[in-house]
Context: one part of a larger RNA
């Protein structure tokens, strides 16, 4: 000088774009944030009405709920970033190949019955399936021989055909795994380690390993800083600087890690699962004391910390997701709009003329000078404001659909009308005087002023300097 997610005084017109708990990973009231599909299935229920056919809906049973949102408390580590590898897995989508035979037993929903405050149940009886089970069949695998495995003959139509099963090989993205090499501070942390460090045949895993656990062998790391301690997500990138560096790591992207706190497994292609299960534990809130419920580090919002950080807003019109054969539905992602000078950028507070150099301030040697072309006055625009009228694109090429929105934008009226502060003036540093104060009140990055003539403090006039700001304070270069 430059910079901020800033915060504080004094002031404050508009608009664009972008931005907003940096502190308590402290408790949360209350709404809502993940559901869909009746063209898988039998049941029920309501209309019509007598050939039938619609609509609704709790269960079962498919996908979906591992995405998408949030956060940095944990990690100094193959966590992340760069650069390579092999023992492996992929539901959905794409390409191709052959397949879909024969049976079977249940169990919800529902009916009755009954426990219980509640939450939740019990028991007996019926039924269906793309829901479960057997058997037979193939590629492949293995292997001396032999052993093993699947499926929905569905669904919707008059048909044609669409559209789901299951399985074999490719393939895209996708995810697991290993090394190489880079990634903070300390030696007033000098030695560590017992599954630890290798091996054998095992078991586990999708795979590859002390991933396990048995057995052998004593081995591994370390001053090139091992272990202990301390801090801290990591990166692209951000701010600075000429540049090499130093800091930094909001937003926006990519990866990891976590979801009240510790641990566990189920489910499933993938989860050890933020709005899922089950244990303990703290803390909240019901109870008929016998037992329950509950998790905002999703969007809003409330307490609470703190210097400090917004609306319990509306919309699925776009853009993506998830389901379905499609309409649809869902969606606090997202697109908007609300708020806040918190940031940048643009643009306004008017232009031109105007001396009897106008009153009035200040000052004064009393001639004067300044404030000042300033102001009145004269003309003169209308960006903005303020009334009317008109009015998009954003809609994906028959059409229809726009939240935001009567927005932006344009166009006519009608007046200078609605809009300037904040800091400083002894050096430093751009800017000078008077009054009144008397080491007092005070001022202040630094040096320093103030003791009756203060260009340094208070006011005043005058000027300087940036301006919708402007000055301090805070950190960083």
């Nucleotide at each position: 000088g430059g910079a901020u997610a800033a915060a504080c005084g004094c002031u404050g017109g508009c608009g664009g774009c972008a931005u907003g708990c940096u502190u308590a990973a402290c408790a949360c009231a209350u709404g809502c944030a993940g559901g869909u599909a009746a063209g898988a299935c039998a049941g029920g229920a309501a209309g019509u009405g007598g050939u039938u056919u619609u609509u609704c809906c709790a269960a079962u049973g498919u996908c979906a709920g591992a995405c998408g949102g949030g956060u940095a408390a944990g990690u100094a580590a193959c966590g992340c970033g760069u650069u390579a590898g092999a023992a492996c897995c992929u539901a959905u989508c794409c390409u191709u190949g052959g397949g879909a035979g024969a049976g079977g037993a249940a169990g919800a929903a529902c009916a009755a019955c009954u426990a219980a405050a509640a939450a939740u149940g019990g028991c007996u009886g019926c039924u269906a399936a793309u829901a479960c089970c057997u058997c037979g069949u193939a590629a492949g695998c293995u292997g001396a021989g032999g052993a093993g495995a699947a499926a929905a003959a569905g669904g919707a139509g008059u048909a044609a055909u669409c559209u789901g099963c299951a399985u074999g090989a490719g393939g895209a993205g996708g995810g697991g795994c290993u090394c190489g090499u880079g990634u903070c501070u300390a030696a007033u942390u000098a030695a560590c380690u017992a599954g630890u460090u290798g091996g054998u045949g095992a078991g586990a895993c999708a795979a590859u390993a002390g991933c396990u656990a048995a057995c052998c062998a004593a081995g591994a790391u370390g001053a090139u800083g091992a272990u202990c301690a301390g801090u801290a997500g990591c990166u692209g990138g951000u701010u600075u600087g000429a540049g090499a560096g130093a800091a930094u790591g909001a937003u926006c992207a990519a990866c990891c890690a976590c979801a009240c706190u510790a641990g566990g497994a189920c489910u499933g292609a993938a989860a050890u699962a933020a709005g899922g299960c089950c244990u303990a534990g703290a803390c909240u809130c019901g109870u008929a004391c016998g037992g329950g419920a509950g998790g905002c580090a999703a969007c809003a919002g409330u307490g609470g910390g703190g210097a400090a950080u917004u609306u319990u807003c509306a919309g699925c019109a776009a853009u993506g997701g998830g389901c379905a054969a499609a309409a649809u539905c869902c969606u606090g992602a997202u697109g908007g709009a609300g708020u806040a000078a918190a940031g940048u950028c643009a643009u306004g507070u008017g232009g031109a003329g105007g001396u009897a150099a106008a009153a009035g301030g200040c000052c004064u040697a009393c001639a004067a000078g300044u404030c000042a072309u300033g102001a009145a006055c004269u003309u003169u625009u209308u960006u903005u404001c303020c009334u009317g009228a008109a009015g998009a694109a954003g809609a994906a090429g028959c059409a229809a659909u726009g939240a935001c929105u009567g927005u932006a934008u344009c166009u006519a009226g009608a007046g200078a009308a609605u809009a300037a502060g904040c800091a400083u003036c002894a050096g430093u540093u751009a800017a000078c005087u008077c009054u009144a104060u008397g080491c007092c009140a005070g001022c202040u990055g630094c040096c320093a002023c103030a003791a009756u003539a203060a260009u340094a403090c208070a006011g005043a006039g005058g000027a300087u300097g940036c301006a919708a700001g402007u000055a301090u304070u805070a950190u960083c270069c």